Model confidence (mean pLDDT): 77 of 100. A computed fold for a 156-nucleotide RNA from Streptomyces lunaelactis, annotated as c-di-AMP riboswitch aptamer (ydaO/yuaA leader). NCBI's taxonomy places the organism under Bacteria, Actinomycetes, Kitasatosporales, Streptomycetaceae, Streptomyces. Rfam family: c-di-AMP riboswitch aptamer (ydaO/yuaA leader). About the family: This family represents a conserved RNA structure found upstream of the ydaO and yuaA genes in Bacillus subtilis and related genes in other bacteria. Rfam links the family to the GO terms regulation of gene expression and cyclic-di-AMP binding. RNAcentral holds the sequence, with entries from Rfam.
RNA sequence: CGUGCGCACGCGCCGAAUUCCGCAAGGGAACCGGGGAACCACCAAUUGGGGUGAAUCGGGCACCUUUUGCCGCUUUUUUCGCGGUUGAAGCGCCCGUAGGAGACCUUCCUGCUCCGAACCCGUCAGCUAACCCGGUAGGCGAGAAGGAAGGAAAGG
Numbered sequence: 001c002g003u004g005c006g007c008a009c010g011c012g013c014c015g016a017a018u019u020c021c022g023c024a025a026g027g028g029a030a031c032c033g034g035g036g037a038a039c040c041a042c043c044a045a046u047u048g049g050g051g052u053g054a055a056u057c058g059g060g061c062a063c064c065u066u067u068u069g070c071c072g073c074u075u076u077u078u079u080c081g082c083g084g085u086u087g088a089a090g091c092g093c094c095c096g097u098a099g100g101a102g103a104c105c106u107u108c109c110u111g112c113u114c115c116g117a118a119c120c121c122g123u124c125a126g127c128u129a130a131c132c133c134g135g136u137a138g139g140c141g142a143g144a145a146g147g148a149a150g151g152a153a154a155g156g
């Protein structure tokens, strides 16, 4: 000097997931989500349907599983079973992609680096005033690019 790990105090990011009162239980504010008329919209209907979320939609590869059709073997015939082939679905992976995030805030322009998941309801829900019901978790970072306009803060 660089890197890795751990701890503490800060700063910050994704996200609705913050804050106040209270000994606690719990209750407010704020933010977020769902259900729910008229009017409008949709004509549907197991291939179920729907919700939160940026996380959708494609192409390719190979293995396994399930299933459809065809052929062959076994069998007196059929069934069962075995093998091959075709189509479909699921699973795994790789490449894209609608879309999304990134250091004062918002918008615009040009770049760079990433994400493009997961979960839930349970046969049921279009929109939706009144009204009703819920959530306030979790996980990360050591760099944060540049320009323009308008603000904010700090300093003078």
Stems, first nucleotide, its partner, number of pairs: 011141004018029004030136006040126001048124001049121004057096005064090004069085005099115004104151007